[in-house]
RNA sequence: AGUGAUGAUAGAGGUGCGGGCUUCAAUAGUAGGAACUCAGAGAAGAAUGAGCUUCAGUGAAGAGUUUUGAAAGGGAAUGUCUGCCGAAGUGAGAGGAAGCUCAUCGUUCCUUUUGCUGGUUCUGCAUUGAAUAAAUGCAGGAUUGUCAAGAUGUUAACAUCUUGGAGGGCUAUCUCACCA
Repeated sequence: AGUGAUGAUAGAGGUGCGGGCUUCAAUAGUAGGAACUCAGAGAAGAAUGAGCUUCAGUGAAGAGUUUUGAAAGGGAAUGUCUGCCGAAGUGAGAGGAAGCUCAUCGUUCCUUUUGCUGGUUCUGCAUUGAAUAAAUGCAGGAUUGUCAAGAUGUUAACAUCUUGGAGGGCUAUCUCACCA
């Protein structure tokens, strides 16, 4: 010099990825509260079934009129602070916690195993959602960074084009082992 190591450290991609706070729009004149009228026995505790508890002829559920009237999740800001570059997201499995108890099932959060996705964006379908916002999944485009192969320009760095791969990647420095 070279080969190998999911080795160590530091970086790059850019409308880059998350989290917190503030403000705003929408949710919505909705849910709910109050009064009156009709009505006349059930209603609530995620859904169903069984219990339990609470309210209810001093009027439950439902409907109408008048009046009053939210919030959470989600979203935006070229706001601000902060953690970062498998940042993060997501599928499947296992376990735990919460919503009165049990069973089924669903929702939210946490831990863990494993698989997939380089990033951004657009379109279509499906799911969630108040939503034409947004998110996720699948499929198809565009664009961008990186490496490899080929071609061209070039002495060579390097640049352009085409094709392909994936972040367990790429670049730089170091360490260890093997080998010369």